[in-house]
RNA sequence: UGGGACGGCCGGGCGGCCGCGUCCGGCGCGUGCGCGUCGGCCGAGGAACGUCCGGGCUCCGCAGGGCACGGUGGUGGGUAACGCCCACUCGGGGAGACCCGCAGGACAGUGCCACAGAGAACAGACCGCCCGCCGUCGUUCGUCGGCGCGCGGGUAAGGGUGAAACGGCGGUGUAAGAGACCACCGCACCCCGGGUGACCGGGGUGGCAAGGUAAACCCCACCGGGAGCAAGGCCAGACAGGACGCGAUCGAGGGCUGCCCGCCCGAGCGUCCGGGUAGGCCGCUCGAGGGUGCCGGCAACGGUACUCCUAGAUGGAUGGUCGCCACCUGCAGUCCGGGUAACCGGCGCAGGCACAGAACCCGGCGUACAGGCCGUCCCGUCCA
Numbered sequence: 001u002g003g004g005a006c007g008g009c010c011g012g013g014c015g016g017c018c019g020c021g022u023c024c025g026g027c028g029c030g031u032g033c034g035c036g037u038c039g040g041c042c043g044a045g046g047a048a049c050g051u052c053c054g055g056g057c058u059c060c061g062c063a064g065g066g067c068a069c070g071g072u073g074g075u076g077g078g079u080a081a082c083g084c085c086c087a088c089u090c091g092g093g094g095a096g097a098c099c100c101g102c103a104g105g106a107c108a109g110u111g112c113c114a115c116a117g118a119g120a121a122c123a124g125a126c127c128g129c130c131c132g133c134c135g136u137c138g139u140u141c142g143u144c145g146g147c148g149c150g151c152g153g154g155u156a157a158g159g160g161u162g163a164a165a166c167g168g169c170g171g172u173g174u175a176a177g178a179g180a181c182c183a184c185c186g187c188a189c190c191c192c193g194g195g196u197g198a199c200c201g202g203g204g205u206g207g208c209a210a211g212g213u214a215a216a217c218c219c220c221a222c223c224g225g226g227a228g229c230a231a232g233g234c235c236a237g238a239c240a241g242g243a244c245g246c247g248a249u250c251g252a253g254g255g256c257u258g259c260c261c262g263c264c265c266g267a268g269c270g271u272c273c274g275g276g277u278a279g280g281c282c283g284c285u286c287g288a289g290g291g292u293g294c295c296g297g298c299a300a301c302g303g304u305a306c307u308c309c310u311a312g313a314u315g316g317a318u319g320g321u322c323g324c325c326a327c328c329u330g331c332a333g334u335c336c337g338g339g340u341a342a343c344c345g346g347c348g349c350a351g352g353c354a355c356a357g358a359a360c361c362c363g364g365c366g367u368a369c370a371g372g373c374c375g376u377c378c379c380g381u382c383c384a
Base pairs, nucleotide, nucleotide: 001380002379003378004377005376006375007374008373009372010371012325013324014323015322016321017320018319020043021042023040024039025038026037027036028035029034045355049366050365052364053363054362055361056360057228058227059226060225064261065260066259067258069224070223071222072221073220074088075087076086077085078084089103090101091100092099093098104219105218109217110216111213112212113211126159127158128155129154130153131152132151133150134148135147136146137145138144167185168184170182171181172180187206188205189204190203191202192201193200194199232282233281234280235279241273242272243271244270245269246268253265254264255263289308290307291306292305293304294303295302296301327352328351329350330349331348335346336345337344338343
C1' cells in the first nucleotide's frame, strides 16, 4: 500500500430566533375544579420495524394425572428463561484468517431410491477376460496363429449406466479373476491412556461383511396450563326490558389449547330479540436498569465497591428557520507541505447527507441502513 476475515462503536455537531410535551417551582387571578405568565430538569431507536422465540406482570379459586398436539435435538457451560449466547467435539468448504451444519436413532417398525442400467439390498452379466469343443484359413507340420455376432463352462478385477453398484488401495496368486491370501486403511469386538463430556490417541483379535434416505412417517430424550395491557382494577354516569329452555344439592351452568379421568365452584344459568354506556383515573415507569473501577472465568457471564435516574403521550409531544463546521460525490489546479523511499496529508467550486418514530416492560433472533471511526488477524505487492 492493495485485497480479504472477524469484532466493537457512531449515525451529524455548534450557535441565534421562534414554537412543542410531562413534571417541579415563583407570581397573579379564581377558588369546587382550574386559568394565565415567568423560570427550571428531562424529552424516541440500534433497530422503536417483523410479531419469530423467551420471560416479568395481570386475570382464570388450585392449575392434578393421562392421551393427543406442539417445540427443541452433538457435548459442556451461561442466563429469570429460550429455539438465544459462549466454549469445545465431529463433519463439510476455503491457500489462509475464518465460515457453514433441522449434528440423537436406519439392528423397533413402515415407506421411498424415478429414468438409465445386467443388476439398487444378501442383486447381477451389456461390452469384456479365460478355458474347452466345433467349423474354416494359414502353417516353419512342433502345433501355433487368425476368423466365427457358433456351442458349453468359469469370472466380476477392467469398461459402461447412474446421485449412489455389496469395502478402498498396493501386491501375491490364478487359465482368467475374486479378501481366495498378505500389508496398510476402513468395519466389528476387547483392552490401555487422555478428557467433566461429546470424543481423541494407542494396542490386540477377528470375520473379511455391515447400502442410502428420518429437512419421509416414526422411535428415543428433554421442554410446554390458558388468555393477554384492547390484560386487569377503580370512579362517575345512563338505560328497558321481553320471550323460550333447563335447574335449585337426585346439581342447570362453569373451571381445562382438544379429549378422557379426577378434583372443585355453584343457585341461578343458557339461547334469541331489543335498549344504554364507549367518559375519567389507575395500571404507566426504579428496572433480571445504566456507567466506571477491581476480582473470578479461555469466553459467554458472574461477584463486588462507588455512582446516576435519562419520555410516559392518549387525534397521540421534541419541529421550523438562518449561519458556521464535519462527512460523501463530482470537477479543477499538476499547486503547497511531510518522508531516505514506497507513499501520505492539505487547499477552491458545485451538489448531496441513510434505515427509520415509543404507547406495559425487558432478554434475544431476523430484516433495513448513505456514510464514518477503532481494534485484531490472513494473503499479495512495493521501498528501506